Transfer RNA from a Patescibacteria group bacterium, 74 nucleotides, folded computationally. Rfam family: tRNA. Rfam's curators write: Transfer RNA (tRNA) molecules are approximately 80 nucleotides in length.
RNA sequence: GCCACGAUAGCUCAGUUGGUUAGAGCGCGGGACUCAUAAGCCCGAGGUCGCUAGUUCAAUCCUAGCUCGUGGCA
Numbered sequence: 001g002c003c004a005c006g007a008u009a010g011c012u013c014a015g016u017u018g019g020u021u022a023g024a025g026c027g028c029g030g031g032a033c034u035c036a037u038a039a040g041c042c043c044g045a046g047g048u049c050g051c052u053a054g055u056u057c058a059a060u061c062c063u064a065g066c067u068c069g070u071g072g073c074a
Base pairs, nucleotide, nucleotide: 001073002072003071004070005069006068007067010026011025012024013023019057028044029043030042031041050066051065052064053063054062
């Protein structure tokens, strides 16, 4: 330098080749239970879906550029 893949909650990840609530586990907060704690149970908060533009009635999803990461080739 070229190619491919990836970027979604504090962490690890799913998701739909566009459609009206964006999810799981862990973690965090609360409740109930217990003499008390833990585990298990119930509830909740937490996201501009990497950034900028484009297409569209509508973009986390499609297109282009950029940034960062991983792998491969030279």